Predicted 3D model of a 74-nucleotide RNA (transfer RNA) from Piccolia ochrophora.
Taxonomically the source falls in Piccolia (Eukaryota, Dikarya, Ascomycota, leotiomyceta).
Model confidence (mean pLDDT): 81 of 100.
The sequence is in RNAcentral, with records from ENA.
Rfam family: tRNA. Rfam classes the family as a transfer RNA.
RNA sequence: GGUCCGGUAGCGCAAUUGGUUAGAGCGCGAUGCUAAUAACGUCGAGGUUGCGAGUUCGAGUCUCGUCCGGACCA
Numbered sequence: 001g002g003u004c005c006g007g008u009a010g011c012g013c014a015a016u017u018g019g020u021u022a023g024a025g026c027g028c029g030a031u032g033c034u035a036a037u038a039a040c041g042u043c044g045a046g047g048u049u050g051c052g053a054g055u056u057c058g059a060g061u062c063u064c065g066u067c068c069g070g071a072c073c074a
Base pairs, nucleotide, nucleotide: 001073002072003071004070005069006068007067010026011025013023019057028044029043030042031041032040050066051065052064053063054062
């Protein structure tokens, strides 16, 4: 330098052929239970879907550019 894969909550990940409000787990906060802690139950907060543009009535999803990480080729 080239090809391909990936980037979504603090962390590891989902999201069906583009469709109505982007979710669950762990973690975090509150609360119930307990003498208390853990475990368990309930509730809650937390997201510019890496960034910028384009297509579309509508984009996490399609297209282009760019950044970062990985694999392979040279």